[in-house]
RNA sequence: GGGUGAGAAGGUCGCCGGUGCGUUUGUCGCACGGGAGGAAAGUCCGGGCUCCGCAGGGCAGGGUGGUCGGUAACGCCGACCGGGGGUGACCCCAGGGCCAGUGCCGCAGAGAGUAGACCGCCCGCCAGUCUUCGGGCUGUGCGUGGUAAGGGUGAAAGCGUGAGGUAAGAGCUCACGGGCUGUGACGGUGACGUCGCAGUCGGUAAACCCCACCUGGAGCAAGAGGAAUAUGGAAACGCCGGGGUUCGCCCCGUACGGGUUGCCCGCCCCAAGUUUCCGGGUACUCGCUUGAGGCAUGUGGCAACGCAUGUCCUAGACGAAUGACCUUCGCCUGUGUUGGGGUGACCCGGCACGGGAACAGAACCCGGCUUACUACCC
Numbered sequence: 001g002g003g004u005g006a007g008a009a010g011g012u013c014g015c016c017g018g019u020g021c022g023u024u025u026g027u028c029g030c031a032c033g034g035g036a037g038g039a040a041a042g043u044c045c046g047g048g049c050u051c052c053g054c055a056g057g058g059c060a061g062g063g064u065g066g067u068c069g070g071u072a073a074c075g076c077c078g079a080c081c082g083g084g085g086g087u088g089a090c091c092c093c094a095g096g097g098c099c100a101g102u103g104c105c106g107c108a109g110a111g112a113g114u115a116g117a118c119c120g121c122c123c124g125c126c127a128g129u130c131u132u133c134g135g136g137c138u139g140u141g142c143g144u145g146g147u148a149a150g151g152g153u154g155a156a157a158g159c160g161u162g163a164g165g166u167a168a169g170a171g172c173u174c175a176c177g178g179g180c181u182g183u184g185a186c187g188g189u190g191a192c193g194u195c196g197c198a199g200u201c202g203g204u205a206a207a208c209c210c211c212a213c214c215u216g217g218a219g220c221a222a223g224a225g226g227a228a229u230a231u232g233g234a235a236a237c238g239c240c241g242g243g244g245u246u247c248g249c250c251c252c253g254u255a256c257g258g259g260u261u262g263c264c265c266g267c268c269c270c271a272a273g274u275u276u277c278c279g280g281g282u283a284c285u286c287g288c289u290u291g292a293g294g295c296a297u298g299u300g301g302c303a304a305c306g307c308a309u310g311u312c313c314u315a316g317a318c319g320a321a322u323g324a325c326c327u328u329c330g331c332c333u334g335u336g337u338u339g340g341g342g343u344g345a346c347c348c349g350g351c352a353c354g355g356g357a358a359c360a361g362a363a364c365c366c367g368g369c370u371u372a373c374u375a376c377c378c
Base pairs, nucleotide, nucleotide: 001378002377003376004375007329008328009327010326011325012324013323015035016034018032019031020030021029022028037359041370042369044368045367046366047365048364049219050218051217052216061215062214063213064212065211066080067079068078069077070076081095082093083092084091085090096210097209101208102207103204104203105202118151119150120147121146122145123143124142125141126139127138128137129136130135159177160176161175162174163173164172178201179200180199181198182197183196184195185194186193187192223286224285225284232278233277234276235275236274237273240253241252242251243250244249257269258268259267260266293312294311295310296309297308298307299306300305331356332355333354334353335352336351337350338349339348340347341346
């Protein structure tokens, strides 16, 4: 760096769907068959699907950022280029542009960007001192003096090294080397590489910004269908007669209406409402798992991946099942004991007793990334 994914067999008791049969029709019984993961997780990217929006274009906002390819698509993957790290297997890079413009560079430091004189070095003056009278040496001395070699500060001090040059110095000049921009030739699909010419030389864009490309919004609680009862709205019919009353109602009769098998008569219930239609919502059903699907073989490609053929069907539950216990064997491990190999560190086994087996768990589906996990294998 890559892979497997916590065992196997048997038994007992359960859980959730499916199919079939039975049935006393119920959330019933029996039989058969099926029932979590490599991450089902985080919900961070990308897509399918659904609804809403949308003539077309632009701005704003958001995102991506070497090149070529893969893919349904991606911020993912592969190969390559460039840079960096490692002895190495290998790993890491928001890896377009500071020569469009603007900004920023803390602390320290004299000076942080057309800079800067603190120490040092050099020059001049002055003073002291020595002198062979040419000058030499010294100075907490003076100068809007010179100087960016050296020291010091710092992540960074105007590219690095050397030589020439100079009072001392300086890309001031030269040689070699490095970066950037433009440009020419050659190689490459390309990033880019090699060689040359010209100009130039601090860093910073997960700073504003510029450039190129991508981008409508919300999400299965999407969305579709939709009872019964109650509620809301509308319409039709009815709200009457007699008696009693403590004025609250009560009794009797009957119309509409309802029930009694579809209709008629009859009977029963009722002056309270009855019937029909509409609306939104709920239960419930669908969406729901056959899909950019898995496996095998062949084939194209360095690879990611593609193509062809064959074969398989593998949860769909919503207060949401997939479990618990026992036995035997296996795996890891501790202690004790014992056999073999080795000079040795140690290695390979046997037996007994004990301990351990992680992270975690579907909820529309798929491709990734990230995170969690321990044993074993390559």

Background:
A computed fold for a 378-nucleotide RNA from a marine eukaryotic metagenome, annotated as Bacterial RNase P class A. The sequence is in RNAcentral, with records from MGnify. Its Rfam family is "Bacterial RNase P class A". By type it is a ribozyme. Rfam describes the family as follows. Ribonuclease P (RNase P) is a ubiquitous endoribonuclease, found in archaea, bacteria and eukarya as well as chloroplasts and mitochondria.